[in-house]
Transfer RNA from a Hadesarchaea archaeon, 77 nucleotides, folded computationally. The sequence is in RNAcentral, with records from ENA. Its mean pLDDT, the model's own confidence on a scale to 100, is 80. It matches the Rfam family "tRNA".
RNA sequence: GCCGGGGUAGCUCAGCCGGUCAGAGCGUGGGACUCAUAAUCCCAAGGCCGCGGGUUCAAGUCCCGCCCCCGGCACCA
Numbered sequence: 001g002c003c004g005g006g007g008u009a010g011c012u013c014a015g016c017c018g019g020u021c022a023g024a025g026c027g028u029g030g031g032a033c034u035c036a037u038a039a040u041c042c043c044a045a046g047g048c049c050g051c052g053g054g055u056u057c058a059a060g061u062c063c064c065g066c067c068c069c070c071g072g073c074a075c076c077a
Stems, first nucleotide, its partner, number of pairs: 001073007010026004019057001028044005050066005
């Protein structure tokens, strides 16, 4: 440099063909249960979806540029 995959909650990841209010598990906080702890159950907080633009009535999803991570290929006089 070229090709492919990825970036969504603190962590691991879903989110299909553009439209339900952006979700799950774990973790965190509160509560129930218990003599107590663990386990279990209930509730809650927490994100504008890597950054910037564009298309559209409407974008996590499509298009363009850039940044970062992973893998492969090439180059290395």